This is a predicted structure of a 370-nucleotide RNA (Bacterial RNase P class A) from uncultured Rhizomicrobium sp. Taxonomically the source falls in Rhizomicrobium (Bacteria, Pseudomonadati, Pseudomonadota, Micropepsaceae). The prediction has a mean pLDDT of 75. Of the family's consensus pairs, 96% are formed in the model.
[in-house]
RNA sequence: AGAUGGCCGGGUGACCGCGGGCGCGCCUCAACUUCGGUUGAGAAGCGUUCGAGGAAAGUCCGGGCUCCACGGAAAAACGGUGCCGGAUAACGUCCGGCGGGGGCGACCCCAGGGAUAGCGCCACAGAAAUCAAACCGCCUAAGGCCGCAAGGUCCGGCAAGGUUGAAAUGGUGCGGUAAGAGCGCACCGCGCGACUGGCAACAGGAGCGGCACGGCAAGCCCCACCGGGAGCAAGACCAAAUAGGGACGGCAAUUGGCGUUUUCCGCGUCGUCGUCCGGGUCGGUCGCGCGAGGCGUUCAGCGAUGAACGUCCCAGAGGAAUGGUCACCCCUUCAGCAAUGAAGGACAGAACCCGGCUUACAGGCCAUCU
Numbered sequence: 001a002g003a004u005g006g007c008c009g010g011g012u013g014a015c016c017g018c019g020g021g022c023g024c025g026c027c028u029c030a031a032c033u034u035c036g037g038u039u040g041a042g043a044a045g046c047g048u049u050c051g052a053g054g055a056a057a058g059u060c061c062g063g064g065c066u067c068c069a070c071g072g073a074a075a076a077a078c079g080g081u082g083c084c085g086g087a088u089a090a091c092g093u094c095c096g097g098c099g100g101g102g103g104c105g106a107c108c109c110c111a112g113g114g115a116u117a118g119c120g121c122c123a124c125a126g127a128a129a130u131c132a133a134a135c136c137g138c139c140u141a142a143g144g145c146c147g148c149a150a151g152g153u154c155c156g157g158c159a160a161g162g163u164u165g166a167a168a169u170g171g172u173g174c175g176g177u178a179a180g181a182g183c184g185c186a187c188c189g190c191g192c193g194a195c196u197g198g199c200a201a202c203a204g205g206a207g208c209g210g211c212a213c214g215g216c217a218a219g220c221c222c223c224a225c226c227g228g229g230a231g232c233a234a235g236a237c238c239a240a241a242u243a244g245g246g247a248c249g250g251c252a253a254u255u256g257g258c259g260u261u262u263u264c265c266g267c268g269u270c271g272u273c274g275u276c277c278g279g280g281u282c283g284g285u286c287g288c289g290c291g292a293g294g295c296g297u298u299c300a301g302c303g304a305u306g307a308a309c310g311u312c313c314c315a316g317a318g319g320a321a322u323g324g325u326c327a328c329c330c331c332u333u334c335a336g337c338a339a340u341g342a343a344g345g346a347c348a349g350a351a352c353c354c355g356g357c358u359u360a361c362a363g364g365c366c367a368u369c370u
Stems, first nucleotide, its partner, number of pairs: 001370008010329007018051007027042006053347001057358002060356005065231004078227005083097005098112001099110004113222002118220002120216003135162002137158003143154004170188006189211001190209003195204003235286004245277007256270005293312008330345006
């Protein structure tokens, strides 16, 4: 100078204040009463105890819990995940490894299944972007024609070099040839690969093959695995006033209205009062914090993590309680030669809970390594 991992994130004291729990006595109200009291609720007071975070945030994943749906299983569709093995309640998280890339290094990064199931695409440029093809260029050996010949021309051969592009069908050298070319050979590269190691991803690799089989799956798709939906305003219980519903009874009425197609009879219903029942609303209670819980020790494991033992109880509401002042100390900035003085304390604030990820964060501490 740097890399990785972990931790803290102002401290102590005094006074005042706020929210929750528990206790005490006093007061008020209600119910019961053997009239002595008992029980419950509430207001204020006193005492005691507890009271934000590493991210409480974003609400991006995964789960608990609750209700709804569903006979079970599977498939289709849709969505998600995607090297291998493990951890876990589960995960897109974490750990260990593999492969690729970066760094002198500690170490870091990776949407990292399949292109030999099929379809599609590969813009521009370029001759050509995959049934192949030849713009510039190289060659004239063989064959035809002309020519005495040199040579010309036809029929052709080539892919070495140039040009385009993100990508052009191996590279270097020697031989070879008319010119060339894995055409032949050596080395490198590439493909297949017996066998060996590994749970696996994968690694090594005898030997074989002159060498093809381009890229894109963050285009459709294929394969494997996972997934029912909504969310604490979930949901459960208690329950007024008023209005409306039902049952029973009393009163009124036996005139009447309405229905039974018209008439008669009969029946039902329409009024009012009381009691009871059930549903909903206001309101109240629960859900609601003993939990995949914190801390410590030991053991197993490389590790994530797990097990055993000990110990602790640690916010919980209603949209807003968790604060303020003073003193001393710590840190930062400014002023000052100094003593000292002034200003200030990062990001941010729980609301059903838990495991992750991501994002914000002044300053500081520790360990290991280069």